The RNA shown here (small-subunit ribosomal RNA) has 1507 nucleotides and comes from a Planctomycetota bacterium. RNAcentral holds the sequence, with entries from ENA, RefSeq and SILVA. The coordinates come from a structure-prediction model, not an experiment, and the mean pLDDT is 82. The source organism's lineage runs through Bacteria, Pseudomonadati and Planctomycetota. Rfam family: Bacterial small subunit ribosomal RNA. RNAcentral records the identical sequence in 2 taxa.
RNA sequence: UUGAAGAGUUUGAUCCUGGCUCAGAUUGAACGCUGGCGGCAUGGCUAAAACAUGCAAGUCGAACGAUUAAAGCCCUUCGGGGUGCAUAAAGUGGCGAAAGGGCGAGUAAUGCGUAUCUAACGUCCCCCCAGGCGAGGGAUAGCUCGGAGAAAUCCGGGGUAAUACCUCAUAAUCCCGAUUGGCCGUAUGGCCAUGCGGGCAAAGGCUUGCCACCUGGGGAUCGGGAUACGUCCUAUCAGCUUGUUGGUGAGGUAAGAGCUCACCAAGGCAAAGACGGGUAGCGGGUGUGAGAGCAUGACCCGCCGCAUCGGGACUGAGACACUGCCCGGACUCCUACGGGAGGCUGCAGUAACGAAUAUUCCGCAAUGCGCGAAAGCGUGACGGAGCAAUGCCGCGUGCAGGAUGAAGCCCCUCGGGGUGUAAACUGCUGUCAGGGACUAGGAAAUUUGACCAAUCCCAGAGGAAGAGCCGGCUAACUCUGUGCCAGCAGCCGCGGUAAUACAGAGGGCUCGAGCGUUAAUCGGAAUCACUGGGCUUAAAGCGUGCGUAGGCGGCUCUGCAAGUAUCUUGUGAAAUCCCACGGCUCAACCGUGGAAUUGCUCGGUAGACUGCAGAGCUUGAGCCCGACAGAGGUUGUCAGAACUCUAGGUGGAGCGGUGAAAUGCGUAGAUAUCUAGGGGAAUGCCAAAGGUGAAGACAGGCAACUGGGUCGGUGCUGACGCUCAGGCACGAAAGCGUGGGUAGCGAACGGGAUUAGAUACCCCGGUAGUCCACGCCCUAAACGAUGUGUACUAGAUCGAGGAGGUUUUGACGCCAUCUCGGUCGUAGCGAAAGCGUUAAGUACACCGCCUGGGGAGUACGGUCGCAAGGCUAAAACUCAAAGGAAUUGACGGGGGCUCACACAAGCGGUGGAGCAUGUGGCUUAAUUCGAAGCAACGCGAAGAACCUUAUCCUGGGCUUGACAUGUAUGGAUUAGCUUGCCGAAAGGUGAGUAACGCGGUUUCCGUGGAACAUACACAGGUGCUGCAUGGCUGUCGUCAGCUCGUGCUGUGAAGUGUCGGGUUAAGUCCCUUAACGAGCGAAACCCCUGCCGUUAGUUGCCAGCGAGUAAAGUCGGGGACUCUAACGGGACCGCCGGUGUCAAACCGGAGGAAGGUGGGGAUGACGUCAAGUCCUCAUGGCCUUUAUGCCCAGGGCUGCACACGUGCUACAAUGGCGUAUACAGAGCGACGCGAUACCGCAAGGUGGAGCAAAUCGCACAAAGUACGCCCCAGUUCGGAUUGUGGUCUGCAACUCGACCACAUGAAGGUGGAAUCGCUAGUAAUCGCGUAUCAGCUACGACGCGGUGAAUAAGUUCCUGAGCCUUGUACACACCGCCCGUCACGUCAUGGAAGCCGGGAGCACCCGAAGUCGCGGAGUUUCAUCCGUGCCUACGGUGAGUUCGGUGACUGGGACGAAGUCGUAACAAGGUAGCCGUAGGGGAACCUGCGGCUGGAUCACCUCCUUU
Repeated sequence: UUGAAGAGUUUGAUCCUGGCUCAGAUUGAACGCUGGCGGCAUGGCUAAAACAUGCAAGUCGAACGAUUAAAGCCCUUCGGGGUGCAUAAAGUGGCGAAAGGGCGAGUAAUGCGUAUCUAACGUCCCCCCAGGCGAGGGAUAGCUCGGAGAAAUCCGGGGUAAUACCUCAUAAUCCCGAUUGGCCGUAUGGCCAUGCGGGCAAAGGCUUGCCACCUGGGGAUCGGGAUACGUCCUAUCAGCUUGUUGGUGAGGUAAGAGCUCACCAAGGCAAAGACGGGUAGCGGGUGUGAGAGCAUGACCCGCCGCAUCGGGACUGAGACACUGCCCGGACUCCUACGGGAGGCUGCAGUAACGAAUAUUCCGCAAUGCGCGAAAGCGUGACGGAGCAAUGCCGCGUGCAGGAUGAAGCCCCUCGGGGUGUAAACUGCUGUCAGGGACUAGGAAAUUUGACCAAUCCCAGAGGAAGAGCCGGCUAACUCUGUGCCAGCAGCCGCGGUAAUACAGAGGGCUCGAGCGUUAAUCGGAAUCACUGGGCUUAAAGCGUGCGUAGGCGGCUCUGCAAGUAUCUUGUGAAAUCCCACGGCUCAACCGUGGAAUUGCUCGGUAGACUGCAGAGCUUGAGCCCGACAGAGGUUGUCAGAACUCUAGGUGGAGCGGUGAAAUGCGUAGAUAUCUAGGGGAAUGCCAAAGGUGAAGACAGGCAACUGGGUCGGUGCUGACGCUCAGGCACGAAAGCGUGGGUAGCGAACGGGAUUAGAUACCCCGGUAGUCCACGCCCUAAACGAUGUGUACUAGAUCGAGGAGGUUUUGACGCCAUCUCGGUCGUAGCGAAAGCGUUAAGUACACCGCCUGGGGAGUACGGUCGCAAGGCUAAAACUCAAAGGAAUUGACGGGGGCUCACACAAGCGGUGGAGCAUGUGGCUUAAUUCGAAGCAACGCGAAGAACCUUAUCCUGGGCUUGACAUGUAUGGAUUAGCUUGCCGAAAGGUGAGUAACGCGGUUUCCGUGGAACAUACACAGGUGCUGCAUGGCUGUCGUCAGCUCGUGCUGUGAAGUGUCGGGUUAAGUCCCUUAACGAGCGAAACCCCUGCCGUUAGUUGCCAGCGAGUAAAGUCGGGGACUCUAACGGGACCGCCGGUGUCAAACCGGAGGAAGGUGGGGAUGACGUCAAGUCCUCAUGGCCUUUAUGCCCAGGGCUGCACACGUGCUACAAUGGCGUAUACAGAGCGACGCGAUACCGCAAGGUGGAGCAAAUCGCACAAAGUACGCCCCAGUUCGGAUUGUGGUCUGCAACUCGACCACAUGAAGGUGGAAUCGCUAGUAAUCGCGUAUCAGCUACGACGCGGUGAAUAAGUUCCUGAGCCUUGUACACACCGCCCGUCACGUCAUGGAAGCCGGGAGCACCCGAAGUCGCGGAGUUUCAUCCGUGCCUACGGUGAGUUCGGUGACUGGGACGAAGUCGUAACAAGGUAGCCGUAGGGGAACCUGCGGCUGGAUCACCUCCUUU
């Protein structure tokens, strides 16, 4: 000095891993919308596919001959002739045409880049030096004549020139062959000198001093060749090679060389990747990036390659030649069919291809190139213009003022706000474009400008703004429409009626003549990690060892200088990038100079480190000696227990098996038991987280053989070491082959169960197999999911093996030490869990492996295997995740603790009957609607005959409306009253009368409010949405929980507190404690009730006193009592004993009316169920408006094959009936309760005393008690049903009321599976009251009292709940998640009989042109011709190989809102799961064998930590 940014997305949340996506820059771009000017650049990336037309290489008359026309001049016979500066077409000749220009097909090395070499080479033109340029000759084109042909062109005769060609001469420091000497060099060798033999040259021209020409040397330039290093992917290409590798000789070339040939040898290359396949021009550079890198090779520059495809040579200084030649092929064109012509990958242009890329332009004025002496000519090189916003850069579309903040549009809470100084309007300026005038510059050097351009003037704000976006990332917000539709989307995702995400609008944001989109590269991505990543559990350590190449390597010294460091030489072309300065008004752009070019290289210096060489050392490693432990291995042999079989004895009915059974075995004698014998497999106790081994693995005893280890001694060697790609060996179980063996067990298989099914789990059998020998296989959760080795870094403790010290010796113990095996733990590490001297810490060395999930460890190929299969190992396609650890919940057919009428123990019910009532279903014109497990179903409904009541149905009516408010008009039309007609009523239609307030001129007039009429706003809706809502309610649950502040712990979600030990009804309280406190709940406070006291004493009460009655608080009186209703007291584990931690508390006791919350009620935390209710009410949105509103009549809500819920009454004797008789509480009463009395069997009626109530009434309580009857029956039980007659309410009891009387007298004899309530004044039982209400279907609901039990003092089980803990793949939270077959659709892909096409090579056949060779002809020679040989393009045939396309059928795969079958996995997932292997099965899967914990739970053992 330069210089590095992140975000979204997996989850309920978190941290991590990991992919996907975005923001940036860039482009030879394309597309969409838009578009004023200029400058500078750029512009066929696709079909190296095909090309019409024009042009792109000519020039020289001063090399040559001949010829044409025309100025001028001369002559003229006017016909013309001559001369001639010059000039046209062609030819001979020279130079050029090998440059320039284009393209990138091929090429992975004959290329390119960098460095070096050429002592192995060439070089036209140019420069310098030296020398030379003499003499001759024969042809030939043009031309002319003739001929052939359509043409292209060709043939013959004649004649001609040269700087064309040939011969001779001359000649060297040139070339060739011998010789000698010197110097030098990396080998062959080079240079210099010496002298000999042989050989080789030339061209002239003109303007007369120049240009050519020949020979030699040198230079410069441009090339040829060689070497080293670097240069893409693929090993699913591992072996390749016969001119191949080398040698000798020859040929060939400008030149080295197997470059070519003959012979000889058998080499050469390759894991540091040969050979093969794919792809590709390479570099300077360019894009990006902090850099390292990654990607790229347009324009410009350098190199290479190519020129329709393939082959070939010729000419030449140079070519195997883009616009030359020959041959072959394909294609196109001409043709007279006989033959010919052609090559835009030059500039334009055409058509084709494609998303896509320009004018058939001007000029040689400039710069360059070719030729020429020059003038000059040529030049699609080049200079310019045209087209294209393709890119970069610059400029403009005005500037200043201007508020009533205009109009319009948008929003709105209707107040206002936004667009917005924006516009209008006023003033000013004049860039660009437009018009006119004029000529600096590009132009030098006399000439010369295609095109560009400078300067001045004129008019006038006039001609000049859009695109994308506005949910987050990401700057920018509202309204309307739409309604999972239409659509959007880069990722996440929006849209199912309130969309900032779609579409439109208003507004805003960002850029701006552009803006977006698409494609592509780099970046972000540390996401291939050299800089700069990882591998216990996320993807990732080979199953284990031995070991080759390779990599790395202990201590000391010396030398060398390869690496290394530093200095220097040469190079690293120019352009580009960077810096400075300068030129176009600026900038882009351009110029000049510098720096840089990180590289390679000559040489010097240094000597630490690495390396190499040498010398030494002992600590790494190994050896030796002495001990020791061990399921280390192999082989052989022996043993006891158990099992089974056989034989025999005893015995006599079962055995066996299971959750329960059955199959099975057994009277032909099982099981059981005893004896004898046979057989195979495995080795109890010891035994342990103990030992050994590299791992797999290894266990009865003994013997033989054998591998390794440890300790001690410190004698020997002297770095001999570590790791290890390939390679080799070992390698559980299952499986395979051959041969044995087979007791038990036991895939398959058979049978029995279970089950909806059960190809399973359970049971009875049972074959392979399990065992042995030999040979294969080579895989496992082959695991410590942790490669091997070395070093370092706190400790504590246990176990195994050894050898010491201490104690005089020994034992026990203690101390220190080496090796091995465990546990805990510090620092540190880690995403966390955890690891922690046995590291997952700190480092080094080497190897292996990983790079999102699925597809897939699959396909194809290769290789191994007898097979099964193993090893190696993709892609298309698809998803935005998949995953690890931990957290909070929820859940578990997990665990622990605890609670609850949860169970148990009891009492009584339901479920069976009849009836009542609600619901479903059915029916119906309608049977209105809602409620749906618990938590709908005697629920809304505390009263459906009409009304209620809801258009639920049928029918009739009304339309500002049954109801509210406002405006306008009207005017007494109006309200009310009387009344006619139609009608079921509502309603419709008439007639008569006509009210109220105020003022006034008072027969009346004016006016007003309400009303009415008309019209308009609007009303109305029990219409929809409880999934838009408020409010209210249910439920978990009166369960004990739910949280917060501060602090602390953790990266974090979170945790702690709130856990633990006790205790409680309780998160109640106590103790402990990184927690300390607090809140909402619990409790308490409130009400009722139980005891007492005080106060008060009517309508209540009556002990004492008095009066009085047949009797009665009836009366006087009284407040004592009961009671009433207000206020107080009382209960607090307070006291005693015990237990308990000196606690909280519990147990027992005393006292007390009451004892541990005394009993009951009200009171319901945070939340859950999108729980219920839009039909109580309120309310957003939607719908309706002569109807879904309103009124009315009638019907329906009561309908009945049936099913369920809730009740009542019963089935009887603890009863029924009759008679007599006793005792409540709480309520209610004026549209009411209704007494005495009378009538009726009764319901009830008549009547009306009393009572707005502690006074009167409803009102007799009933069970009970006493007595009597009934005598176990379908009854004197039970009362349904039905008939008749009544009563009452009401406008009205038909559908459809209740009650009474008489008669009738059904089912029912205690109720299957199942199920409900209740723990004390409770259950059970008995009656009474009230609300609603005219009446009542009330047996309901809500209250009240009477009588009044039994049982439990427990928590195993069922249900539910709380706390703690555990597992989890769940979080919509188990009504969860999720697997596989099958069926359907779409997509990509593998196999496949074949079919088609391409590439490269091999063998053979044919063999053009051509070089070279040979033979012949050519007078010998040369040219040429004829024949022929080798090589060989193209073509053909054949067998293979490789790549691709297609293919009936077929295999699996992926994806797809609501298909089928099951339930495999996740909890102990209901048989723990998983791995390998084998068999079986619709499918997930099941079973066998071995292994793993990445299994829950319980118990035991052991160890550790702490006390």